[in-house]
Context: one part of a larger RNA
RNA sequence: UUGGGCGUAAAGCGCUCGUAGGCGGCCCGUCUGGUCGGGAGUCAAAGCCCGGGGCUCAACCCCGGCCCGCUCCCGAUACCGGCGGGCUUGAGUCGCGCAGGGGAGGCCGGAAUUCCGAGUGUAGCGGUGGAAUGCGCAGAUAUUCGGAAGAACACCGGUGGCGAAGGCGGACCUCUGGGCGCGCACUGACGCUGAGGAGCGAAAGCUGGGGGAGCGAACAGGAUUAGAUACCCUGGUAGUCCCAGCCGUAAACGAUGGGCACUAGGUGUGGGGGGAGAUGCCCCCGUGCCGAAGCUAACGCAUUAAGUGCCCCGCCUGGGGAGUACGGCCGCAAGGCUAAAACUC
Numbered sequence: 001u002u003g004g005g006c007g008u009a010a011a012g013c014g015c016u017c018g019u020a021g022g023c024g025g026c027c028c029g030u031c032u033g034g035u036c037g038g039g040a041g042u043c044a045a046a047g048c049c050c051g052g053g054g055c056u057c058a059a060c061c062c063c064g065g066c067c068c069g070c071u072c073c074c075g076a077u078a079c080c081g082g083c084g085g086g087c088u089u090g091a092g093u094c095g096c097g098c099a100g101g102g103g104a105g106g107c108c109g110g111a112a113u114u115c116c117g118a119g120u121g122u123a124g125c126g127g128u129g130g131a132a133u134g135c136g137c138a139g140a141u142a143u144u145c146g147g148a149a150g151a152a153c154a155c156c157g158g159u160g161g162c163g164a165a166g167g168c169g170g171a172c173c174u175c176u177g178g179g180c181g182c183g184c185a186c187u188g189a190c191g192c193u194g195a196g197g198a199g200c201g202a203a204a205g206c207u208g209g210g211g212g213a214g215c216g217a218a219c220a221g222g223a224u225u226a227g228a229u230a231c232c233c234u235g236g237u238a239g240u241c242c243c244a245g246c247c248g249u250a251a252a253c254g255a256u257g258g259g260c261a262c263u264a265g266g267u268g269u270g271g272g273g274g275g276a277g278a279u280g281c282c283c284c285c286g287u288g289c290c291g292a293a294g295c296u297a298a299c300g301c302a303u304u305a306a307g308u309g310c311c312c313c314g315c316c317u318g319g320g321g322a323g324u325a326c327g328g329c330c331g332c333a334a335g336g337c338u339a340a341a342a343c344u345c
Stems, first nucleotide, its partner, number of pairs: 003317004007299002012313001014200004021193003025087007033080002035076008049065006090190001091187003094183005102176005108170001109153001113149008124135002161168002205246006214240002219235004257312006265290010294301002318345003327338004
C1' cells in the first nucleotide's frame, strides 16, 4: 500500500538476447471504437445524503431531488485507436576507410624458476626481529656448460584500448563478433522496453582423463606466546594448468537498470573526419579531471547527471529471528533459486 522512494540510510535483477504485454516519428485521407456534448430508457419501494414541510423541539413521519453506472439515439472529430496512402529526421542496409589485450583454434619465442648430467671449487647454505626446524664432507650454496619440464609473459603499459557483463596483455597464422568516422546511395517507423523464457557468466568447488615447474588451503615440523589449533620460518597434499562435462555464486561495484530528448563552460587523453599544407580552429564517437544552472540530509552529482522530462522493466516498506525453516524447482554433491511465521526489541 490510490503514497513515497532505490550512489552511501531498506531498495537496480551479474550481464545480454528476446516472447507476451506496455509505450511509440512527420504529413494527408477515411471510419467514429475510445473520448467529448445533448437527448431518451433503466437503475422497485424503503433507507443513506441534499432541499423543504408536519407532530411545541427531537427521535419519528411526509414531499421533492441527485451524482454515477448500463443500454439506445443524435451530434462533434482535436487527441487516442482502426484502415488506406505518402515522407525521412528514428532504426536498419550499402560503399570507402580506421583503431583495438573483443572471441576461438593452432604454432613459435626469450627471460626466470625448479629438477637432471658434467666441470670448477670448499664449509657452509638457507632463513629471521633474533633464531631454529631444513639442506650440506655421500661435496651443498656459489659459478660455467649441456639437457628436461611446467606455468606466466618484464620493458612497451598509460588516469590508455576492447568487450553486454564476467573479463581480455609475448610474437605470428587461420577463422570470427562488435564499434567508430566519412558518403548520404538504399529500405521506409521496420522502433524502445521487456513479466515469463533462453544464453553467457570471476574465483572456489564437483565428475572423468591428462599434466604438475613455481606457488600453495589441509597437514607436519621450527619459532613466538601465559596459551598460539594464528601472524613469522622450513617443508608440503588437494588445487592452481589442459580436455570434456557440471556448478551459477561475488564488495558480479560506478554499491548508480535500459532508451530518447533537453540544460554554461574549461582542461587532458584514445579513434576518425574537415578547414588549401604542419601545431593552434571546427565536427562526431569514447574515456578522465574541474566546474554553471539545478539537484542532494549531507557527502557529493553536474552533457558519461545523482539536473529537467517522457516510456518500459526490476526492487524497497523498522531491527533481530532470516536470506533461515517448510514446500517446490534445479544440482553428482557442495549447495543454488523462490521464501515465511512464532517469538522478541

The part of an RNA shown here (small-subunit ribosomal RNA, central domain) has 345 nucleotides and comes from Olsenella sp. D6. Rfam family: Bacterial small subunit ribosomal RNA. Gene Ontology terms of the family: ribosome and structural constituent of ribosome. The full RNA is in RNAcentral, with records from ENA and SILVA. Lineage of the source: Bacteria > Bacillati > Actinomycetota > Coriobacteriia > Olsenella.